The prediction has a mean pLDDT of 85. This is a predicted structure of a 351-nucleotide part of an RNA (large-subunit ribosomal RNA, domain IV) from a metagenome.

[in-house]
Context: one part of a larger RNA
């Protein structure tokens, strides 16, 4: 010096990203216990008091002995002693200290997120991530859809739409607006397009025959091949957003000013409804106002100018819950002012 423990004057979070770590609290009995609430909770809320030993003693239970009663029974009633229960009450006694050691919740307030108990990155992340009950959409009529397998076959299921598969959302409460133009899905079938295939016009090669030659050239064989017919799909027509998704701009206007209920105009498939809003979302920004502090880029309550919230990629609330996260308060402390000492160990120096 470091490591592991312990103690500390005065102060008590001034430490620090953060009370990280440590300290406080801690048992049992009694008293007492708020907002809020889904009436279950919250709650060991919070906050208090007591606790050793000795003597006496009230109560209750049991109850040998004993007494009484009869229906004579393993009967009933009363009941001293003793024992037991929570130990009450009164008085005394005693130490600094009586839950005497060890073991054994710090508490409260306010936001955010997630309803909850659960699950997870075996070995840097336990969470607001995943799951969840509930909700919705969608597929599936049974030899089900779907999954595994080349197949046989198996799962689904020895189930049958109150069932099973897929997808999204995520308790509960109040709700979930507008857009089907694009993409997807479902339905439609008149027309357009269209594969293999069918079809075989025509063309070419070869070769009899004809011709002096150039050449012409039947049938057959071979090669090629136009029109025409030809399904789904696509084009097309509808529906569908708890399908993928989307949800405007400019200008003017009220008797101060400001603002614009109102009007005009352009564009769109439709122009963001309710609710919320400087938010886990706000760039400008430490926005502005209020609260808390002597002083507050954080926090809480408002405002709305939402760079760039918004309704099952769910919106807004919400009791309970959380080794989650923000801020504040009480208690408590070597976290700190500021360091000191003790014990054990390691290292180093010297012998």
């Nucleotide at each position: 010096a470091c490591c592991a423990a312990g103690u500390u004057a005065a102060g008590g979070a001034a430490c620090u990203c953060u009370g990280c770590a440590a300290a406080u609290u801690g048992a049992c009995a009694c008293c007492g216990u708020a907002a809020c609430u889904u009436c279950g909770g919250g709650a060991u809320a919070a906050g208090g008091u007591g606790u050793g030993c000795c003597a006496g003693u009230a109560a209750c239970g049991u109850g040998a002995a004993g007494a009484g009663c009869c229906u004579u029974g393993c009967g009933c009633u009363c009941g001293u002693a003793g024992c037991g229960u929570a130990g009450u009450c009164u008085g005394g006694u005693u130490g600094c200290a009586g839950a005497u050691g060890a073991g054994a919740g710090g508490g409260g307030g306010u936001g955010g997120c997630g309803a909850c108990u659960g699950u997870u990155u075996a070995c840097c992340a336990a969470a607001a991530a995943c799951a969840c009950a509930g909700c919705a959409c969608u597929g599936u009529g049974c030899a089900a859809a779907c999954u595994c397998g080349u197949a046989a076959g198996a799962g689904g299921a020895c189930g049958u739409a109150u069932a099973c598969g897929g997808u999204g959302u995520g308790a509960c409460g109040c709700c979930u607006g507008c857009c089907c133009g694009g993409u997807g899905c479902u339905g439609g079938a008149a027309g357009g397009u269209u594969a293999a295939g069918a079809g075989g016009a025509g063309a070419a090669g070869u070769c009899a025959a004809c011709g002096c030659a150039a050449g012409u050239g039947a049938a057959g064989c071979u090669u090629u091949g136009a029109a025409u017919c030809g399904a789904a799909g696509c084009c097309c027509c509808a529906g569908u957003a708890a399908a993928c998704g989307g949800c405007g701009g400019c200008c003017g206007u009220a008797a101060c000013a400001a603002u614009a209920a109102c009007g005009g105009u352009c564009c769109u498939a439709a122009g963001g409804u309710a609710g919320c809003g400087a938010a886990a979302u706000u760039c400008c920004u430490u926005g502005u106002c209020g609260g808390g502090u002597a002083a507050g880029u954080u926090c809480c309550g408002a405002c709305c100018u939402g760079c760039a919230c918004g309704a099952a990629u769910g919106g807004c609330g919400u009791a309970a819950c959380g080794a989650c996260u923000u801020c504040c308060c009480c208690g408590c402390u070597g976290u700190c002012u500021c360091a000191a000492c003790u014990u054990g160990g390691u290292g180093c120096u010297c012998a």

RNAcentral holds the full RNA, with entries from SILVA.